[in-house]
Molecule: c-di-GMP-I riboswitch aptamer
Organism: Firmicutes bacterium UBA3572
RNA sequence: CGUCUUGAAGGGCAAACUUGCCGAAAGGCAAGGACGCAAAGUCGGAGGGUCUAAGUCGCACGGUGAUAGGACAGCCGGUUGCUAGA
Numbered sequence: 001c002g003u004c005u006u007g008a009a010g011g012g013c014a015a016a017c018u019u020g021c022c023g024a025a026a027g028g029c030a031a032g033g034a035c036g037c038a039a040a041g042u043c044g045g046a047g048g049g050u051c052u053a054a055g056u057c058g059c060a061c062g063g064u065g066a067u068a069g070g071a072c073a074g075c076c077g078g079u080u081g082c083u084a085g086a
Base pairs, nucleotide, nucleotide: 003086004085005084007082012037013036017032018031019030020029021028022027035074041079042078043077047076048075049072050071051070055067056066057065058064059063
């Protein structure tokens, strides 16, 4: 230096839920909180997949269907990296 394995010890992150704010929604931000995570670091302009449908279009039109330029990385994946061992 590379590959594989390992780890929740030292440390790190923080699900659900609650409160406040933003958003049409999905969801995001902050505080509390801790289900879990060896990348639960990072990338939405590598790629795949998933969610929502404001707006737009259609229809059998008080509704309903399609659609991303909106969103999700704790879905797969790309990429970078810590401890210990081989």